[in-house]
Molecule: transfer RNA
Organism: Candidatus Taylorbacteria bacterium RIFCSPHIGHO2_02_FULL_44_36
RNA sequence: GCCGAUGUAGCUCAGUUGGUAGAGCACGAUAUUGGUAAUAUCGAGGUCUCCGGUUCAAUCCCGGACAUCGGCUCCA
Repeated sequence: GCCGAUGUAGCUCAGUUGGUAGAGCACGAUAUUGGUAAUAUCGAGGUCUCCGGUUCAAUCCCGGACAUCGGCUCCA
């Protein structure tokens, strides 16, 4: 330099060939206990990487940028 994949909650990941997003763990509260742990219930937590385009409507489709990872090539 070229090609490809990925980017969603604090972490690990789902999601839908468009109709404003979920799980597990972690976190908080309550119950339980003499007190912890464990367990149960409830709760909070997201401008879905960014900028444009298409659309009545974009996490999803199109273009670009950035980041991470992988492959290939060239020079040294």